[in-house]
RNA sequence: GGCACGUUAGCUCAGCGGUUCAGAGCGAAAGUCUCAUAAUCUUUAGGUCACCGGUUCAAAUCCGGUACGUGCCA
Repeated sequence: GGCACGUUAGCUCAGCGGUUCAGAGCGAAAGUCUCAUAAUCUUUAGGUCACCGGUUCAAAUCCGGUACGUGCCA
């Protein structure tokens, strides 16, 4: 330098262009329970869907570019 893949919550990851709201597990906080702790159970908070643009009535999802990461080739 070229090609492919990835980027979604603090972490690990799901997520057909649409209805409802972007979700799960873990983690965090509060409560429940206990003599107490842990575990259990309930609830809550937490998101610029990497960034910029485009297509569309409608984009996390499709297209282009940029950035970063991983792999392969040279």
Record summary: Transfer RNA from a Candidatus Uhrbacteria bacterium, 74 nucleotides, folded computationally. Rfam family: tRNA. Its family is annotated with triplet codon-amino acid adaptor activity in the Gene Ontology. Rfam classes the family as a transfer RNA. Its mean pLDDT, the model's own confidence on a scale to 100, is 81. It was read from a public genome assembly.